[in-house]
Context: one part of a larger RNA
Molecule: small-subunit ribosomal RNA, 5' domain
Organism: uncultured prokaryote
RNA sequence: GGAUGAACGCUAGCGGCAGGCCUAACACAUGCAAGUCGAGGGGUAACAGGAGAGCUUGCUUUUGCUGACGACCGGCGCACGGGUGCGUAACGCGUAUGCAACCUACCUCAUACUGGAGCAUAGCCCUUGGAAACGGGGAUUAAUACUCCAUAGUAUCAUGAAUUCGCAUGUUUUUAUGAUUAAAGAAUUUCGGUAUGGGAGGGGUAUGCGUGACAUUAGCUAGUUGGUGAGGUAACGGCCCACCAAGGCAACGAUGUCUAGGGGUUCUGAGAGGAUGAUCCCCCACACUGGUACUGAGACACGGACCAGACUCCUACGGGAGGCAGCAGUGAGGAAUAUUGCGCAAUGGAGGAAACUCUGACGCAGCCAUGCCGCGUAAGGAAUGAAUGCCCUAUGGGUUGUAAACUUCUUUUAUAUGGGAAGAAACUUUUCUACGUGUAGAAAACUGACGGUACCAUACGAAUAAGCACCGGCUAACUCCGUGCCAGCAGCCGCGGUAAUACGGAGGGUGCAAGCGUUAAUC
Numbered sequence: 001g002g003a004u005g006a007a008c009g010c011u012a013g014c015g016g017c018a019g020g021c022c023u024a025a026c027a028c029a030u031g032c033a034a035g036u037c038g039a040g041g042g043g044u045a046a047c048a049g050g051a052g053a054g055c056u057u058g059c060u061u062u063u064g065c066u067g068a069c070g071a072c073c074g075g076c077g078c079a080c081g082g083g084u085g086c087g088u089a090a091c092g093c094g095u096a097u098g099c100a101a102c103c104u105a106c107c108u109c110a111u112a113c114u115g116g117a118g119c120a121u122a123g124c125c126c127u128u129g130g131a132a133a134c135g136g137g138g139a140u141u142a143a144u145a146c147u148c149c150a151u152a153g154u155a156u157c158a159u160g161a162a163u164u165c166g167c168a169u170g171u172u173u174u175u176a177u178g179a180u181u182a183a184a185g186a187a188u189u190u191c192g193g194u195a196u197g198g199g200a201g202g203g204g205u206a207u208g209c210g211u212g213a214c215a216u217u218a219g220c221u222a223g224u225u226g227g228u229g230a231g232g233u234a235a236c237g238g239c240c241c242a243c244c245a246a247g248g249c250a251a252c253g254a255u256g257u258c259u260a261g262g263g264g265u266u267c268u269g270a271g272a273g274g275a276u277g278a279u280c281c282c283c284c285a286c287a288c289u290g291g292u293a294c295u296g297a298g299a300c301a302c303g304g305a306c307c308a309g310a311c312u313c314c315u316a317c318g319g320g321a322g323g324c325a326g327c328a329g330u331g332a333g334g335a336a337u338a339u340u341g342c343g344c345a346a347u348g349g350a351g352g353a354a355a356c357u358c359u360g361a362c363g364c365a366g367c368c369a370u371g372c373c374g375c376g377u378a379a380g381g382a383a384u385g386a387a388u389g390c391c392c393u394a395u396g397g398g399u400u401g402u403a404a405a406c407u408u409c410u411u412u413u414a415u416a417u418g419g420g421a422a423g424a425a426a427c428u429u430u431u432c433u434a435c436g437u438g439u440a441g442a443a444a445a446c447u448g449a450c451g452g453u454a455c456c457a458u459a460c461g462a463a464u465a466a467g468c469a470c471c472g473g474c475u476a477a478c479u480c481c482g483u484g485c486c487a488g489c490a491g492c493c494g495c496g497g498u499a500a501u502a503c504g505g506a507g508g509g510u511g512c513a514a515g516c517g518u519u520a521a522u523c
Base pairs, nucleotide, nucleotide: 001523002522004520006519007518008517009516010515013375014374015373016372017371018370019368020367021333026331027330028329030328031327032326035076036075037074040073041072043069044068047067048066049065050063051062052061053060054059055058083286084285085284092211093210094209095208096207097206098205099204102203103202104201107199108198109197110196111195112194113193114192115149116148117147118146125138126137127136128135129134155180156179157178158177159176160175161174162173165170185191186190212258213257214256219249220248221247224246225245226244227243228242229241231239261283262282263281264280266275267274268273288309289308290307291306292305311322312321313320314319339365341364342363343362347361348359349358350357351356379408380407381406389399390398391397392396415459416458417457418456419455423450428445429444430443431442432441433440434439435438467512468511469510470509471508472493473492474491478507479506480505481504482503488495489494
């Protein structure tokens, strides 16, 4: 000198863009953060409408008939999105490869099929236990829930034959025989369901190389290293197990201890290098602590389940409930870090045929000079070089200083009033056109949280707006007074003991400026 997720002191006019618990992965009140589909189903608790009945004429009641829809069965989603950095020195990450050892819901392309039958169960109804959480029993009912049968090959399995390729185990293609496995409907169209093969995107796994400190850590290892067989997995493998062998790693640093999420990056530097891993993007790990599996295409699952533990809460003492490292917010810790805001209008996501619903993702607003950038706090003239202040060689001169007064001009900004966006194009609805009854195209209608915001115009009047640090040398900037090795200053050298440009105040000056200094860590 640069730079910071900074903090502290003094000061502070505005705007744009960004950033904002680095500490206790400490504990959490409250609200919200994952639902959706009635075009899968039985249905009807609430709301609205229709129809009927009763009358007291504006109320009661009946009816799933309609719009819709609580709870329930079923489907898809909840494995994404969002948070944090505890653990991890590791194929975790980065990079480059392999899988002849693998999986893949939704999407997409192609081929074929979608026939028949049946048993239940939630709900509803009845009854019952419990303070509650939550249950028990009986009767009865549906489905795109579940089960069975049929049909089936370029699917799977077994046996055999021929063939292509490969570094090996092997593999590709063709073929013969036998065996095994499927489906679901809704609806006006269309959307679905099943089987198989490709694609895309996503994941799994293996390997080469790279990726901290300490040798004041030198030996480590029994599932350990390898083999055979069986099991397990989507898949290879001591992944697991039985048996057999005695191996495997290490001074090219094993093992141990300490520290740490990794990368793209970011800062600095001429570079080499050093430092760094906040925000944004990719990967990994975690979700009160530890463990376990279930469901599922996918989890060993943040707002799922079970067990154990600590903690908090409720209780009728028998027993139960909970998990903010989601968004806000609270306490605590700390030098220190924001609103219990608005909206789904846009982008994106889930469900749905769609309308639409949900979305603390996201879009916005609020707070903070935390940073960067921009603007302003006025401009021209004006000497009687006014007055005050300060200094001096003191009838006087210098300085403050064109500074002020005075005069002319301007109005960014501020204030007031008025106008006022882009971000919106789709979806959908209606009409039309082409092919044809659904796609494609055209036109119109509908939709804005931000926000009456940005921006524009008019009025007004210099009006609303400057500080901070320093002035001995390094280092730009000097005198007076006070103090008297005191009080104090200080980054280093060093100042202060009676004329201190170094302490304190004043006048003057220098530097930067809505900031200026100090501190911290870093190049």